[in-house]
The RNA shown here (transfer RNA) has 73 nucleotides and comes from an uncultured Atopobiaceae bacterium. The sequence was found in a public genome assembly. It matches the Rfam family "tRNA". The prediction has a mean pLDDT of 82.
Order: sequence, then structure tokens, then C1' cells
RNA sequence: GUCCCCAUCGUCUAGCGGCCUAGGACUCCGCCCUUUCAAGGCGGCAACACCGGUUCGAGUCCGGUUGGGGGCA
Repeated sequence: GUCCCCAUCGUCUAGCGGCCUAGGACUCCGCCCUUUCAAGGCGGCAACACCGGUUCGAGUCCGGUUGGGGGCA
């Protein structure tokens, strides 16, 4: 230089254009339980990398940017 793949709560991840004001697990916070802790039960906080486009409707499709990974040179 060129080609391919990836980017969602703090972490890991689900999401086949409408059922998504985005679900789960772990973490964290509160309450219950316990003499206390742990475990367990209940509840809560928290996310679509960025900019455009397509569409009645985009986390999802397209283009670009940024970042990460890989192949070739």
C1' cells in the first nucleotide's frame, strides 16, 4: 500500500429491518435471610464507536471516519 473481519451496560455477550423507550450472565448498589460473613432470594444502576445515506421504520442494510485483529506485498 491493498484485501478481509470486528466495534452493544464496568466485563462477557444476545439481537436474521417493526414483537427493542435493546435482553441475559458476572460485577456494583440497596433490601431480605444470617449472631456475622459467604451462599441464596428480591429489586436497582448501567450500553448500540463517530458522521452521513437508504427506508414509513436502522443496533440490524449501504458509504465514509476512528480504533482493534488478520492475510498478501